[in-house]
RNA sequence: UCGAUGAAAUGGCAAACCUAACGAAAGUUAGGGACGCAAAGCUCCAGGUCUAAGGUGAAAACUAUGAUGGCUGAGUUUCCAAG
Numbered sequence: 001u002c003g004a005u006g007a008a009a010u011g012g013c014a015a016a017c018c019u020a021a022c023g024a025a026a027g028u029u030a031g032g033g034a035c036g037c038a039a040a041g042c043u044c045c046a047g048g049u050c051u052a053a054g055g056u057g058a059a060a061a062c063u064a065u066g067a068u069g070g071c072u073g074a075g076u077u078u079c080c081a082a083g
Base pairs, nucleotide, nucleotide: 005083006080012037013036017032018031019030020029021028022027035070041076042075043074045073046072047071048068049067050066054063055062056061
C1' cells in the first nucleotide's frame, strides 16, 4: 500500500408512525421522527414479494409495462483503523 475481518473514533443513513403532495393501487417525495443499518451509498441484470390501472374472462380470477435496493443474489463506488 492492497484485501478480508471489524474494536475505537469522526461522522452518515433513517424503519414504524404523523402531516402535506403525487399515484388506480402497491408505493414515492418533502418535513417531523428513530426501529435499526459497516455499505440501510448507487444500479431492476436475475430471482422473490407486493399492487392490478389497462388487458383477458360468464364469474371466480389471471396478468406488469408499475413498485420494492431497509427481500436475496449480482455489479459498482467508498470513511476509519485496534487486533
Molecule: c-di-GMP-I riboswitch aptamer
Organism: uncultured Oleiphilus sp.